[in-house]
RNA sequence: CUCUUAUAUUGAGAGGCGGAGGGACUGGCCCGAUGAAGCUUCAGCAACCAUUCAGAAUGAAAAGGUGCUAAAUCCAGCAAGGUGGAGACACUUUGAAAGAUAAGGG
Numbered sequence: 001c002u003c004u005u006a007u008a009u010u011g012a013g014a015g016g017c018g019g020a021g022g023g024a025c026u027g028g029c030c031c032g033a034u035g036a037a038g039c040u041u042c043a044g045c046a047a048c049c050a051u052u053c054a055g056a057a058u059g060a061a062a063a064g065g066u067g068c069u070a071a072a073u074c075c076a077g078c079a080a081g082g083u084g085g086a087g088a089c090a091c092u093u094u095g096a097a098a099g100a101u102a103a104g105g106g
Stems, first nucleotide, its partner, number of pairs: 001106007013042005021031003025077004043069003048065002051061004073098001078095007
């Protein structure tokens, strides 16, 4: 980098360094000098893998490996349906795509 499978309206932030960006992309809408990204310390959440316990399914624990700790994956993007409207369009449901994370493979 790529493939497969699984998951997502739950949950969880303080300090130090730093000094203008950040929320993948596009559009929107937000966050940011009352301090963005990044690095770091400590804390926390979760339970994918590992581990332990019970077990039929599965559940529980949390000291290990990852991950995560603004907003639903912040919302939409593609397709189909529903409602309203003369229409433009608005609202809404389902599925997909894309991205993210994990586990396994190339």